[in-house]
Context: one part of a larger RNA
RNA sequence: UGACGGGGGCCCGCACAAGCGGAGGAGCAUGUGGUUUUAUUCGAUGAUACGCGAGGAACCUUACCUGGGCUUAAAUGCUGAAUGAUUUUUUGGGAAACCAAAUUUUCCUUCGGGACAGUUAGCAAGGUGCUGCAUGGCUGUCGUCAGCUCGUGCCGUGAGGUGUUUGGUUAAGUCCAAUAACGAGCGCAACCCCUAUCAUUAGUUGCCAGCGGAUAAUGCCGGGGACUCUAGUGAAACUGCCUGCGCAAGCUGUGAGGAAGGUGGGGAUGACGUCAAGUCAGCACGGCCCUUAUGUCCAGGGCUACACACGUGCUACAAUGGCCAGCACAAAGGGUUGCUACCUGGUGACAGGAUGCUAAUCUCAAAAUCUGGUCUCAGUUCGGAUUGAAGUCUGCAAUUCGACUUCAUGAAGUUGGAUUCGCUAGUAAUCGUAUAUCAGCAAUGAUACGGUGAAUACGUUCCCGGGCCUUGUACA
Numbered sequence: 001u002g003a004c005g006g007g008g009g010c011c012c013g014c015a016c017a018a019g020c021g022g023a024g025g026a027g028c029a030u031g032u033g034g035u036u037u038u039a040u041u042c043g044a045u046g047a048u049a050c051g052c053g054a055g056g057a058a059c060c061u062u063a064c065c066u067g068g069g070c071u072u073a074a075a076u077g078c079u080g081a082a083u084g085a086u087u088u089u090u091u092g093g094g095a096a097a098c099c100a101a102a103u104u105u106u107c108c109u110u111c112g113g114g115a116c117a118g119u120u121a122g123c124a125a126g127g128u129g130c131u132g133c134a135u136g137g138c139u140g141u142c143g144u145c146a147g148c149u150c151g152u153g154c155c156g157u158g159a160g161g162u163g164u165u166u167g168g169u170u171a172a173g174u175c176c177a178a179u180a181a182c183g184a185g186c187g188c189a190a191c192c193c194c195u196a197u198c199a200u201u202a203g204u205u206g207c208c209a210g211c212g213g214a215u216a217a218u219g220c221c222g223g224g225g226a227c228u229c230u231a232g233u234g235a236a237a238c239u240g241c242c243u244g245c246g247c248a249a250g251c252u253g254u255g256a257g258g259a260a261g262g263u264g265g266g267g268a269u270g271a272c273g274u275c276a277a278g279u280c281a282g283c284a285c286g287g288c289c290c291u292u293a294u295g296u297c298c299a300g301g302g303c304u305a306c307a308c309a310c311g312u313g314c315u316a317c318a319a320u321g322g323c324c325a326g327c328a329c330a331a332a333g334g335g336u337u338g339c340u341a342c343c344u345g346g347u348g349a350c351a352g353g354a355u356g357c358u359a360a361u362c363u364c365a366a367a368a369u370c371u372g373g374u375c376u377c378a379g380u381u382c383g384g385a386u387u388g389a390a391g392u393c394u395g396c397a398a399u400u401c402g403a404c405u406u407c408a409u410g411a412a413g414u415u416g417g418a419u420u421c422g423c424u425a426g427u428a429a430u431c432g433u434a435u436a437u438c439a440g441c442a443a444u445g446a447u448a449c450g451g452u453g454a455a456u457a458c459g460u461u462c463c464c465g466g467g468c469c470u471u472g473u474a475c476a
Stems, first nucleotide, its partner, number of pairs: 001476002003473003007470007015460002019423005026315008034306002042053002064301007077123005083117002089102005106115003126290002129288003135284002137279003140275001142273001147186006153162003165178004192267004197235007207224002211222003238261001241255001242253001244251002317416001321375006333364003338357002342353004382413001387408007429452007
């Protein structure tokens, strides 16, 4: 100087407390461990691994295994050699890869050869082989915590200190006052994006108040720019004004005005560093290793196994509900190898026609929580696992191993021990919608979007994590 303390002081955080809803019990989905296996490819392992890499494992992917092949599947060029082939077509073997056979035989020429092409030999390639403890780059984490440092000066023999401490204040090393310090940098804040209000500009594919027309009905048509909306520009919030306190910074108030009030609400943004944290399997790269194989091609299998254990989720155990019927209101996205209105067939998944749309125009598209009726507390009209049968679709192909539909079947489960997790407002809870990946889909995942919409916070004694000062130390 740090680190640590079941030392002290001050302060903060869904850290506790106050509340609401879950997990832990059940079934299933998914990931992991273990076990099994010819193989169950590899990585990730307290917080900071475990719906993680994977935002799509039937083949492919695929790295694994078994079997069958090749010596180059793919890039580049050089050298040497022999050649006119390669390709195409056909036949045989084969699971295919591949092997064998038949067919076909380039251009220029000064006849020396050259061009082109494949074949072959050597360089060379290739490796998801090893080392993340050789590395770059990127990332997690403490932590969006308020810290981390420097120049000059001063103090100390020196390591170092001071500044950065003290008293207030703040979300903040934020600002103020004091001060052997005076300044500065990286962080904080602001600048950026979305959102909340208004003005203005522009009105198409959006809108329809007033005027006119048409219809069974509809902005459907003429027209209009008011309104909604779209998307460009600007205004607006700064403790600016008032009250009280204070030297100041600032704090206080169901203060005024205002759409919004004290960082308005979200996002992006992550200092110096820590964990030899993670990644050689995204990529790059040093070293080592393989080179008729640890490379590469193909078929089939496996990654989907299953006495078990754990994590994360979904569905429930019901009446704040199930079932049937009825009727409104979103936002944000996607669409030409696509989304499909509408019609017909089918109980249905869907099929056959057909029309519009490269989209504010057409379409996916039905929003669901809601309202009325019924059921009357039961393992039930709860719950839907499992299983049987018949089908639909995608795809070369659904047996291992897809999703969906219909009929039948109807398991566990009656609110879950110790313990434990999330959340402070348009939040939790609850309800649906969309997208990426994608032929299809194991999506209950992930990422977005809106609808309905709470309870509670006395407080900081205690648990956990963190910040500052101080103290002790046999630790570095």